[in-house]
Formats: sequence, C1' cells, structure tokens
RNA sequence: GAUAGAGGUGCAAGUACUAUCAGUAAUGUGUGACAAAGACCUUCGCAGGGUUAAGGCACAGAUGAAAGGAGUAUUUGCCGAAGGAAACUGAGGCGAAAAGUUUUCUGGGAGUGCGGACAAUAUCCGUUCUACUGUCGCAGAUGCGGAGUGCUAUC
Repeated sequence: GAUAGAGGUGCAAGUACUAUCAGUAAUGUGUGACAAAGACCUUCGCAGGGUUAAGGCACAGAUGAAAGGAGUAUUUGCCGAAGGAAACUGAGGCGAAAAGUUUUCUGGGAGUGCGGACAAUAUCCGUUCUACUGUCGCAGAUGCGGAGUGCUAUC
C1' cells in the first nucleotide's frame, strides 16, 4: 500500500404505520356589544338624532387539518459508518436554500447535569462527569494510559 473483516442498545437513507403538533389553524352557525362609508327618515339646507349593517372583535357550539420535529417496524446501503464546527463554491445587484469542496473535532453507544434548537417534558445538537464496551500499549492480575491516520487476518 491492497484486499477481507470485527466493535453493538452501531451508523445513514427509503417506505409504511403511530402518537404529537391540536380539538390548534382554518371554514360554517348562533349570540353579544361595537361599528366606517354609503343609502334612507327627520330639515329648505347644514349640524344633530334615528334606521339599515359591510366589517372586524369576544363568547358558545359544529366540522376539523397540514408543515416542521419525532417514535416503532421493515427494507437497502454500510463500519469515518456517520455527526458537529469553520471557510469556500453554489452566489448573479443583495440575501438565502439544496448540493459540493477543503480543513478540523469525535473509537462506540448509554446515563446524569448544563447550554442551545423546538409548540414540546418528545427528539436532536454541543459539552462536564460517570460507569460500560471494542481495541492497542504499559505494568502485572486488575489497574493506568492512548486514539479510528486506530485494530485483526491475508498478500
């Protein structure tokens, strides 16, 4: 350097279903107060007053979502899988998205706390700590330390 593998509550995407969003938004109905302009009545005319009530508002009741973010199952592709951050391309007069490139951080998932995103207590992202787990190294019998540019096998 090439090829093939391992880690496990492993990773990502697609599809289906489910809950949430929410009995919310929205659309009718009813009730209530308000109510411009116009029209009409009153007047010779104006003002004032009255009638009409478009309209929005509040309440009650009827019908009643979606996007976004998730969970579960399943399928597919995988084991830097993938995710985060920054810069750049995209980008044109300005701003933004998808997508892409480069650099950089993280071995993996779990739990607690904190911060952020979110309608959210769901979930996600970042991070402190805690054990657990795979792996290698050191000591030597359970401890310590390292990082995926790693580890195992073959060539």
Molecule: Lysine riboswitch aptamer
Organism: bovine gut metagenome